A computed fold for a 74-nucleotide RNA from a Candidatus Woesearchaeota archaeon, annotated as transfer RNA.
It matches the Rfam family "tRNA". From the family's description: Transfer RNA (tRNA) molecules are approximately 80 nucleotides in length.
The organism belongs to Candidatus Woesearchaeota, within Archaea.
The sequence was found in a public genome assembly.

RNA sequence: GGACCUGUCGUCUAGCCUGGAUAAGACGAGAGCUUCCUAAGCUUUCGACCCGUGUUCAAAUCACGGCAGGUCCG
Repeated sequence: GGACCUGUCGUCUAGCCUGGAUAAGACGAGAGCUUCCUAAGCUUUCGACCCGUGUUCAAAUCACGGCAGGUCCG
């Protein structure tokens, strides 16, 4: 230098191919109930689409350009 893959709550994983209502689940954290206390259990809350532009009535999803990480080639 070239090709390809990946990027979603604090962590992990779906959803993307085939655009559509409040982005789902587990763990986690806060509060409450329960308990003499702790743990466990129950209820509830918190929190995310890597960045920009475009297409579209509508973009996590499609297109283009970047950024970061990885694999391979030279």
The prediction has a mean pLDDT of 81.